């Protein structure tokens, strides 16, 4: 340098154009307990950037950025 893949809460991940963007772990508050742990209830927290297509984009297209693979 060519080609291919990936990018969603703090972390891991689900989401085949109309979802309140879901789950697990973690975190916060409360309950339980003499205390801790465990358990239970509740809560906060996310679509890499820009452009395009569309009535509507996390989802499709293009470019870029970052990471990975492969060929040289």
């Nucleotide at each position: 340098g060519g080609c291919c893949c990936u990018a969603u809460c703090g972390u891991c991940u689900a989401g085949c154009g109309g979802c309140u963007a879901g789950g697990a772990c973690a975190c916060a508050u409360c309950c339980u307990u003499c205390u801790c742990a465990a358990g239970g209830a509740u809560g906060g927290a996310a679509c890499c950037a820009g452009a395009g297509u569309u009535c509507g984009a996390u989802u499709c297209u293009c470019u870029g950025u970052a990471g990975g693979g492969u060929c040289a």